Notes
A computed fold for a 470-nucleotide part of an RNA from an uncultured bacterium, annotated as small-subunit ribosomal RNA, 3' major domain. Its mean pLDDT, the model's own confidence on a scale to 100, is 82.
[in-house]
Context: one part of a larger RNA
């Protein structure tokens, strides 16, 4: 000077508290320990590993294991030699790769070659093989927490102090006052994007004050481009004649208006050599590459993270039905019609989409049942029939009827989100993707309680004290 204290003093954060919901108990789905296994590839391991690298393992992917076969090679540049080949077809073997027959005389040209491609020998490729404790890059966390230094100049023998502390105030080292400091850098705000309110201009495929659908119009909805608007600007109060705080008023919006981007010096030899780059070491008829099967999906078992439940604020059924927002669409998305209980078929109109289609939103409501039961509650398992992708659904896909109807009657000790259009509930899109979603990113629709306060529990931030640490 820091670093730590079961030392002080003061702040702040769903940190506690006050509240709603939840995990811990049961099936399941996925991860991940153990165990298993030829192999169950690898890697993440308190918070910050465990629906995480995967935005999707049938085969591919794939890196693992079994076997079967290749060595200048699956890829990339060169040298030398030498050739017609190489592809494709057939044929044999064969899981397939591969290996071997057979047919096959490449293209351009000034005729010197030149380009391709096969073989053959060399250089050398190749490695998801080690080391993230030898690195770049990227990245998580404390944490959007407000802090972290410099220049100059005082002061101190010096390490170093000061500034950056004090007294107010802020969401903030944010402003004000004061001070041996005086300024100034990264941060903080603010410049950006969204959404919320409007004025103008525009506007077709959107819209209708009109019309027959043409057509017409430039209100309204909406789309977008440019502007205005929120600054404590204004009133009062309080306050040190400051900064600010409260309180009003106008206003759609009030004091950062909501929400996103945006992560300061640095800390954890934090994570990644398997994104990708790379030093060293290692390997070269194999730790390299191709090809079949298999495995990554095994299961006594434990532990995260969801789903669906245990019903009546509820299951079912019928009914008229009604109301979203946001994406996505050509090897695509598919309407109407038809067949089928159904999954889905047939068939294809329209649509590179403000135009067609995916599309049906559901939770909501109306009205009939169910009357408290393991039930008409839940639906796991299981058999039987069939659809759907795909060379191919045994191992190991998704789904659809029929049938079966299991734990389960609200969860021990413990533990978690969440402050407002949020929790909690309800559908709806999209990546990945032949197919496969409870995951994951967004979307809208319904819409809550509660917060006295700061002992106390966990974390931070500053000030002071101790110190057996630096």
């Nucleotide at each position: 000077u820091g670093a730590c204290g079961g030392g002080g003093a003061c702040c702040c954060g769903c940190a506690c508290a006050a509240g709603c919901g939840g995990u811990g108990g049961a099936g399941u789905a996925u991860g991940u320990g153990g165990c298993u296994u030829a192999a169950u590839u690898c890697g993440a391991u308190g918070c910050a590993a465990c629906g995480c690298g995967a935005a999707g393992a049938a085969c591919c992917u794939u890196a693992c294991c079994u076997g079967g076969g290749c060595u200048u090679g699956a890829c990339a540049u060169g040298u030398a030699a030498u050739g017609a080949a190489c592809a494709a077809c057939a044929u044999g073997u064969g899981a397939a790769a591969g290996c071997a027959u057979g047919c096959g005389a490449c293209u351009c040209u000034u005729c010197g070659g030149a380009g391709g491609c096969g073989u053959u020998a060399c250089a050398c490729a190749g490695g998801u093989g080690c080391u993230g404790c030898a690195u770049g890059g990227c990245c998580g966390u404390c944490g959007u927490c407000a802090g972290c230094u410099c220049g100059u100049g005082u002061c101190g023998u010096g390490a170093g102090a000061u500034g950056u502390u004090g007294g107010g105030u802020u969401a903030a080292g944010u402003c004000c006052c004061g001070c041996a400091a005086c300024g100034a850098g990264c941060g903080c705000a603010a410049c950006c994007c969204u959404u919320a309110u409007u004025g103008c201009c525009a506007g077709u495929u959107a819209c209708u004050a009109c019309g027959u659908a043409a057509g017409a119009g430039g209100a309204c909805u909406c789309u977008g481009g440019c502007g205005a608007g929120a600054c404590u600007g204004c009133c009062g109060u309080u306050g040190a004649c400051a900064a600010a705080a409260c309180g009003g008023a106008g206003g759609a919006a009030g004091g950062u208006g909501g929400g996103g981007a945006u992560g300061a010096c640095g800390u954890c030899a934090a994570a990644u050599c398997a994104u990708c780059a790379u030093g060293c070491c290692c390997u070269u008829u194999a730790u390299g590459a191709c090809c079949u099967g298999g495995g990554c999906u095994a299961c006594a078992c434990a532990c995260g993270u969801a789903c669906u439940a245990c019903a009546a604020u509820g299951g079912c059924g019928u009914u008229u039905a009604a109301c979203a927002a946001a994406g996505a669409g050509a090897a695509g998305c598919a309407a109407g019609a038809c067949c089928g209980c159904g999954a889905g078929g047939u068939g294809g109109a329209g649509c590179a989409a403000a135009a067609c289609u995916c599309a049906a939103a559901a939770a909501c409501a109306a009205c009939g049942u169910c009357u408290c039961a393991g039930u008409u509650c839940a639906g796991a398992u299981u058999g039987c029939a069939g659809g759907c992708u795909g060379c191919a659904a045994c191992u190991c896909g998704c789904c659809u009827g029929c049938a079966u109807g299991a734990a389960g009657u609200c969860g021990g000790a413990a533990u978690u989100g969440c402050u407002a259009g949020u929790a909690a509930u309800c559908g709806c899109g999209g990546a990945u993707c032949a197919g496969c979603a409870u995951g994951c990113c967004g979307c809208g629709g319904u819409g809550a309680a509660u917060a006295c306060g700061u002992u106390c529990c966990c974390g931070g931030g500053c000030c002071u004290u101790g110190c057996a640490c630096u």